[in-house]
RNA sequence: UCUUGAUAAAGGCAAACCCGUCGAAAGGCGGGGACGCAAAACCACGGGUCUAAGACCACCAGGUUAUGACAGCCGGGUCGCCGGG
Repeated sequence: UCUUGAUAAAGGCAAACCCGUCGAAAGGCGGGGACGCAAAACCACGGGUCUAAGACCACCAGGUUAUGACAGCCGGGUCGCCGGG
């Protein structure tokens, strides 16, 4: 440097759910909690998904829309621990 995650060690993260808090919501953050994860570390760049406050439309039932969100949906980019080859 490339490749790999069968075994081992040091450790790391933390789904659902519950509590608090922020938010219109989706969801975020903190605490508890572990379903899982070798990038479940970081970046909304492409696709996808969720929400629809505001805006627009409306036959007043409702509909459309991201400038909001999801990195634990799939690609891509950046950085990185340990072991094997």
The prediction has a mean pLDDT of 87. Predicted 3D model of an 85-nucleotide RNA (c-di-GMP-I riboswitch aptamer) from Syntrophomonas sp. Lineage of the source: Bacteria > Bacillati > Eubacteriales > Syntrophomonadaceae > Syntrophomonas. Rfam family: c-di-GMP-I riboswitch aptamer. For this family Rfam cites "Identification of 22 candidate structured RNAs in bacteria using the CMfinder comparative genomics pipeline" (Weinberg et al., Nucleic Acids Res, 2007). The sequence was found by an Rfam model in a public genome assembly.